Predicted 3D model of a 77-nucleotide RNA (c-di-GMP-I riboswitch aptamer) from a Nitrospirota bacterium. The source organism's lineage runs through Bacteria, Pseudomonadati and Nitrospirota.

RNA sequence: UUUCCGAAGAGGUAAACCCUGGGUAACCAGGGGGCACAAAGCCACGGGUCCUUUCUAAGGACAGCCGGGCUGGCGAA
Numbered sequence: 001u002u003u004c005c006g007a008a009g010a011g012g013u014a015a016a017c018c019c020u021g022g023g024u025a026a027c028c029a030g031g032g033g034g035c036a037c038a039a040a041g042c043c044a045c046g047g048g049u050c051c052u053u054u055c056u057a058a059g060g061a062c063a064g065c066c067g068g069g070c071u072g073g074c075g076a077a
Stems, first nucleotide, its partner, number of pairs: 005075002012037002017032006035064001041070003045067003048062006
């Protein structure tokens, strides 16, 4: 230094729900709020789920559904 791993420390993110706004909708953003998370950081590539429509095809959403890819913080056993 790197890989595996995840004790400690420093921190980080922020579920459901509520309010405001956007969107036909799924859902998204801000504020509140804390389920939980060692990548719950990013990517729509594969699968899956959800929404819309001129409906079996096209468009959109979900990364905190799974897999995969990329990039990170710390350093005990």
Model confidence (mean pLDDT): 88 of 100.